[in-house]
RNA sequence: ACACAUUCAUCGGGAGAGAUCGCUCAGUGAAGCGGCGCCGAAGGAGCAACCGCCCCGGAAACUCUCAGGCAAACGGACCGAUGACUGUUU
Numbered sequence: 001a002c003a004c005a006u007u008c009a010u011c012g013g014g015a016g017a018g019a020u021c022g023c024u025c026a027g028u029g030a031a032g033c034g035g036c037g038c039c040g041a042a043g044g045a046g047c048a049a050c051c052g053c054c055c056c057g058g059a060a061a062c063u064c065u066c067a068g069g070c071a072a073a074c075g076g077a078c079c080g081a082u083g084a085c086u087g088u089u090u
Stems, first nucleotide, its partner, number of pairs: 001089001003088003007084007018036001020035005037070003043066001044064003050058003
């Protein structure tokens, strides 16, 4: 120099799947419990292309569905913008 990258913070965008059935509660539920049916983009786990310092390790938006979720709200991988620390490069 703010060119690149990690991390963090703020703002914006952000999908999928039953407002299902039964019981309980003063209560007709969007609450709690249980059942069946589903979803994958919190987290977690598994395999693997690939990569590395190649003994071993790191690894997905793939797979599983333990967890989480299936009106709204909350959450939400990821993307964009702004700012800060650190590192790399010039």